[in-house]
RNA sequence: UGUUGAAAAAAGUAAAUUAUCCUAAAGGAUAAGACACAAAGUUAUGGGUCUAAAUCACGUUAGUGAUAUGACUGCCAGACUACCAAC
Numbered sequence: 001u002g003u004u005g006a007a008a009a010a011a012g013u014a015a016a017u018u019a020u021c022c023u024a025a026a027g028g029a030u031a032a033g034a035c036a037c038a039a040a041g042u043u044a045u046g047g048g049u050c051u052a053a054a055u056c057a058c059g060u061u062a063g064u065g066a067u068a069u070g071a072c073u074g075c076c077a078g079a080c081u082a083c084c085a086a087c
Stems, first nucleotide, its partner, number of pairs: 002087004012037002017032006035074001041080003045077003048072003055066004
């Protein structure tokens, strides 16, 4: 340096849920809490998924539909970085 692995050791993150706040929503932040994770570290680059404020179309109306510029990295990959052990 590369590959493989989590058996050991030292670390780490923190699902669901609850409380408060932000937000149109999806979702996010903080605190508690641990389902789990060998990159569950970073990145929205590709795919996929979620939402639909604004906009457009329809509708007398109530509403209905379409659509990210919004969101998800613990959905799958790519890129970058990284502890330990073995080869």

c-di-GMP-I riboswitch aptamer from a bacterium, 87 nucleotides, folded computationally.
Model confidence (mean pLDDT): 87 of 100.